[in-house]
RNA sequence: UGAGUAAAGCAUGCGGUCGCGGCCGGAAGGAUCGAAAGAGACCGGCUGAGGAAAGUCCGGGCUUCGCAGGGCAGGAUGCCGGAUAACGUCCGGCGGAGGCGACUCCAGGGAUAGUGCAACAGAAAUAGACCGCCUGCUUUUGCAGGUAAGGGUGGAAAGGCAGUGCAAGAGACUACCGCUGAUGUGGUAACACAUCAGGCUCUGUAAACCCCAUCUGAAGCAAGACCGAACGUAAAACUAUGUGGCGGCCCGUCACGUUUUCAGGUAGGUCGCUUAAGACUGCCGGUAACGGCAGUAUACAGACAGAUGACCGCACACGACAUAACCCGGCUUAUCGCUUUGCUCAGAUU
Repeated sequence: UGAGUAAAGCAUGCGGUCGCGGCCGGAAGGAUCGAAAGAGACCGGCUGAGGAAAGUCCGGGCUUCGCAGGGCAGGAUGCCGGAUAACGUCCGGCGGAGGCGACUCCAGGGAUAGUGCAACAGAAAUAGACCGCCUGCUUUUGCAGGUAAGGGUGGAAAGGCAGUGCAAGAGACUACCGCUGAUGUGGUAACACAUCAGGCUCUGUAAACCCCAUCUGAAGCAAGACCGAACGUAAAACUAUGUGGCGGCCCGUCACGUUUUCAGGUAGGUCGCUUAAGACUGCCGGUAACGGCAGUAUACAGACAGAUGACCGCACACGACAUAACCCGGCUUAUCGCUUUGCUCAGAUU
């Protein structure tokens, strides 16, 4: 200097004019709207859309199902150890794969519990002989036997490689590797290493069914609560040996009613609604995720057919993806450009 890799920050800035929502203060009273409940005009101050607000994919907080259960089914996760309110998330390791490397990825338990599947090609896919090699017969063509090392087919063909041996071969045998088992050492563990022994071995697939281990109520802020106003009838069925509630089923338990048809009222207002497992700063502990202690700020979005807008000037990185709706922790997806740091590789110079 270039190419990479991992992580972090910003997300137009400043000024002026006018206009919106919330909160606080003033006036302490209340114009005005409304049937009511309620809302609310004026002035000043402060404040007001993201790193993903998107997706609605997970997990919770909160609310309701009167309360509380047991079992089955269903669903989810899947190496080990930690973090967390929890998670399918995150951190650190182990094993495997990719990369020269920094690093990245893995739907990572079990195929010896059982069932299923493996199309086509190929001789053959729970199994075997198409080509080939060897031996014998045969004038030749060919026939019989042996073989699974070589070739072909295929994603996969009864471990790999080098030899001994054989008629030619073959774990038939030997050494090394691999696999299985035992023992020992290290590690909390997943595992790693060493030694010994061995069958010398019928493949793959569980994001196929399944087995094992662990976990697991449902519905959702249009949840739900209160205030005001208005309607407030009729018929039928079951009815305690019953009906209904508790996600499905059973047990159990609770309540005394439940369901259907016709007809009618309610479209108003307030709360929920933003102070939180929260944010920031410093110190301590921990490899880290994160935790503990202390402090700072609290007037820092709470709209409701839905506020954050319009115009002007200057600067520049010329602004992409894109706008909150109960809240929070994650994951995934989209994205213009700028800045910073660590590490790896290559080249050059000193």

A computed fold for a 350-nucleotide RNA from a Lachnospiraceae bacterium, annotated as Bacterial RNase P class A.
The RNAcentral record of the sequence draws on ENA.
The prediction has a mean pLDDT of 76.
A source record names the gene rnpB.